[in-house]
RNA sequence: CAGGUUGGGCAGACAGCCGCCGCGCAGCGCGUAAGGCCUGCGGGGAGGAAAGUCCGGGCUACAGAGGGCGGGAUGCCGGCUAACGGCCGGGCGUGGCAACACGAUGGAAAGUGGAACAGAGAGCGAAACCGCCGAUGGCUGUUUUCAGCACAGGCAAGGGUGAAAAGGUGCGGUAAGAGCGCACCGUGCACUUGGUAACAAGGUGCAGCAGGCUAAACCCCAUCCGUAGCAAGACCAAACAGAACGCGCAGACGCGGCCCGCCGAGCGUUCGGGUAGGUUGCUGGAGCGCCCCGGCAACGGUGCGCCUAGAGGAAUGGCUGUCCAACGACAGAACCCGGCUUACCGCCCGACCUGUAUG
Numbered sequence: 001c002a003g004g005u006u007g008g009g010c011a012g013a014c015a016g017c018c019g020c021c022g023c024g025c026a027g028c029g030c031g032u033a034a035g036g037c038c039u040g041c042g043g044g045g046a047g048g049a050a051a052g053u054c055c056g057g058g059c060u061a062c063a064g065a066g067g068g069c070g071g072g073a074u075g076c077c078g079g080c081u082a083a084c085g086g087c088c089g090g091g092c093g094u095g096g097c098a099a100c101a102c103g104a105u106g107g108a109a110a111g112u113g114g115a116a117c118a119g120a121g122a123g124c125g126a127a128a129c130c131g132c133c134g135a136u137g138g139c140u141g142u143u144u145u146c147a148g149c150a151c152a153g154g155c156a157a158g159g160g161u162g163a164a165a166a167g168g169u170g171c172g173g174u175a176a177g178a179g180c181g182c183a184c185c186g187u188g189c190a191c192u193u194g195g196u197a198a199c200a201a202g203g204u205g206c207a208g209c210a211g212g213c214u215a216a217a218c219c220c221c222a223u224c225c226g227u228a229g230c231a232a233g234a235c236c237a238a239a240c241a242g243a244a245c246g247c248g249c250a251g252a253c254g255c256g257g258c259c260c261g262c263c264g265a266g267c268g269u270u271c272g273g274g275u276a277g278g279u280u281g282c283u284g285g286a287g288c289g290c291c292c293c294g295g296c297a298a299c300g301g302u303g304c305g306c307c308u309a310g311a312g313g314a315a316u317g318g319c320u321g322u323c324c325a326a327c328g329a330c331a332g333a334a335c336c337c338g339g340c341u342u343a344c345c346g347c348c349c350g351a352c353c354u355g356u357a358u359g
Stems, first nucleotide, its partner, number of pairs: 001355010012323007020045002023042005029037002047330001051341002054339005059229004066260004071225005076090005091105001092103004106220002111218002113214002129159002131155003136152002138149004167185006186209001187207006193200002233280004242271006254262001287306004292301003
């Protein structure tokens, strides 16, 4: 310098004018049941994803959230966290020369199921297409010896099909073969060594050694899960009209599958009437920033500093000037937070790998 991999940051700044929302302070005045209105000053006002609603929670309600069945989720090991299906580190596997990326990553020797075509045969002790043998029995020829046939029977070593067909090489053995036996390799188990562990390399010993794949098939194993949701809930003001039927202390209702347990008095259906205006929940947080300490890291701890939107049919806009990489892309808060996923213009900073260059 070129190509690549990966981590982090920004999403405009300053000044002026007009306009919108909310907060704090001050002022007197107006008005309401309450909330409120007016004037002045000061500060503040959409995102890295605010998106999807996919996970996990905080919070609210169900008296309490107990047990069992059912159902659901996760799935190698260790750690972080309020928690998680998240994050960090590691193991194993796959891809890549590599940096690195990805993984629905437990169990097939508990059981059931599934796999097109080709092939004899693709999961139960198999299978025989082309083939090999024919020792023993059988048939034919023959004086006998012996020879032939390949019927019975034996084989799966050679060839073929296939992604995959009873582990590989060699020796022995056999009628011909075959882990049938042996040596070496491979495989499995156990021990030893390293590691917290998943696991790993080497060593030792034993075993002829379960014929594979699939569990994002059913299933088994381990761990976890009460339900619903801010339109959850709480408070104030105003107004009204109850009636009939059924169930219920021999236990109704008790919200979100069923059963048990618990609680203890109203519950349900139909007809009919009245009201719907406000306040709150609503933003000080598992919050943010910085130094130091611990940790490979995620993260944790001490100390110091900061307060950064709360609308309510929905506020943050327009103009001018300067700087500039940035108003151009994707795109607008609605209870809040930790994640994941998806979309995306432009710029800046760092680390690592490969080549040039065994220069």
The prediction has a mean pLDDT of 77. Bacterial RNase P class A from Neisseria sp. 19428wB4_WF04, 359 nucleotides, folded computationally. The gene name in the source record is rnpB. It matches the Rfam family "Bacterial RNase P class A". It is annotated as a ribozyme. NCBI's taxonomy places the organism under Bacteria, Betaproteobacteria, Neisseriales, Neisseriaceae, Neisseria.